This is a predicted structure of a 270-nucleotide RNA (Bacterial large signal recognition particle RNA) from an Acidimicrobiia bacterium.
The sequence is in RNAcentral, with records from ENA.
The coordinates come from a structure-prediction model, not an experiment, and the mean pLDDT is 76.
Of the family's consensus pairs, 94% are formed in the model.
The gene name in the source record is ffs.
Rfam family: Bacterial large signal recognition particle RNA. It is annotated as a non-coding RNA gene. About the family: The signal recognition particle (SRP) is a universally conserved ribonucleoprotein involved in the co-translational targeting of proteins to membranes. Gene Ontology terms of the family: SRP-dependent cotranslational protein targeting to membrane, signal sequence recognition and signal recognition particle, plasma membrane targeting.

RNA sequence: UCGUGCUAGGUGGGGCGGUUAGUGGCGUCCUGUACCCGAAGUCCUCUUAAUGCGGGGCCGAAUGCCCGCCUGAGGGUGGUAGUGAGCAAGGUCUAGCGCCAGGCACGCGGUGUUGACAGACUGGGUCCCGCGCGGCGUGGCCCCGUGAAGCGGGUCAGGUCCGGAAGGAAGCAGCCCUAAGCGGUUUGUCGCGGGUGACGUGGGGUAGCCCGGUCCGAGCUGGCGACCUGGCAGCGCUUGUUCACUCCCACUCGAAGGCGGGCUGCACAU
Numbered sequence: 001u002c003g004u005g006c007u008a009g010g011u012g013g014g015g016c017g018g019u020u021a022g023u024g025g026c027g028u029c030c031u032g033u034a035c036c037c038g039a040a041g042u043c044c045u046c047u048u049a050a051u052g053c054g055g056g057g058c059c060g061a062a063u064g065c066c067c068g069c070c071u072g073a074g075g076g077u078g079g080u081a082g083u084g085a086g087c088a089a090g091g092u093c094u095a096g097c098g099c100c101a102g103g104c105a106c107g108c109g110g111u112g113u114u115g116a117c118a119g120a121c122u123g124g125g126u127c128c129c130g131c132g133c134g135g136c137g138u139g140g141c142c143c144c145g146u147g148a149a150g151c152g153g154g155u156c157a158g159g160u161c162c163g164g165a166a167g168g169a170a171g172c173a174g175c176c177c178u179a180a181g182c183g184g185u186u187u188g189u190c191g192c193g194g195g196u197g198a199c200g201u202g203g204g205g206u207a208g209c210c211c212g213g214u215c216c217g218a219g220c221u222g223g224c225g226a227c228c229u230g231g232c233a234g235c236g237c238u239u240g241u242u243c244a245c246u247c248c249c250a251c252u253c254g255a256a257g258g259c260g261g262g263c264u265g266c267a268c269a270u
Stems, first nucleotide, its partner, number of pairs: 003268004009059003012031005021047002024044002035056004064263008074253006081246010096235002098232006106225003109221003119215008127204006133197002136193006143184004152177004160169003
C1' cells in the first nucleotide's frame, strides 16, 4: 500500500411557539433529499449536561468527524419613518368639507301685460243675534194588532125564574165589539232637542286674514346653485395609545455553501 472481518461512529440540521426545574421528541416554518416500523399531552426520553426512547435495516474508518474565517436562506427582539384601522382627549369654524339658521336677489327654476308687488275704493266670506227649510233623535196624535179572569156593550145555545098557556125576565159559556193598558208604526201630522247642514234669508259688526271687482302698470317668489353673516367638533386637523403592513437601522439565533487547519482505531493476510 492493497484485501477480508470487526469496532467507535453515522443514517440530517436550524428558527419560532407550546410544555417542563430544564434538554430533546410529537406542532409550525426555513433549508433541500435526508432508511423503515411503533408509543408519546393529567405525555414520552434524558439530567449541570441532557442534543430523545424501543425494534429492524444500511454505511462504516471515509463520500466520515471536529475547529476557525467568509458568504448567507430564514426566524426573533428593539427602534425611526410611512400607510391603513380602532380607541381616548383636545382644538383655530378666518385652511377646507359637512350640517343648521339668517341674509342677498347674481344664475337657473316658478309665476306675471289672459295684469305682478304695494296702495286706495268697493262686494262677499270668516265673527255675533235671529228666522225658514232640510236632516237626525225623541215624544204625542192618526193608523194596525191585542185587550173584560175581580164590576163594559151587543147577541145570548143550554140551563134558571115568572106564568095554566101564549109569552115574558135576568143571564153563564161561545161569538162580535170596545175602555184603560200593552205592542207595532214605512208614510202622514203636531211638539221638543242638538257637538245638526258645502242650504236659503233678515239684521249687526268688520282690526286682521281669505276670495272677487275697479284704478294703477312690471315686477314678484326663493325651490336649487353662487355669494355674505353667524353657529356646531360629524369628517379632515393636533396629541396620546393599540393593532396590521411596508422601508431602513441595531442586536441576536442561524440551515446551506466556499476556503483553511486538525483527527481517523483493532485483528488477520499480503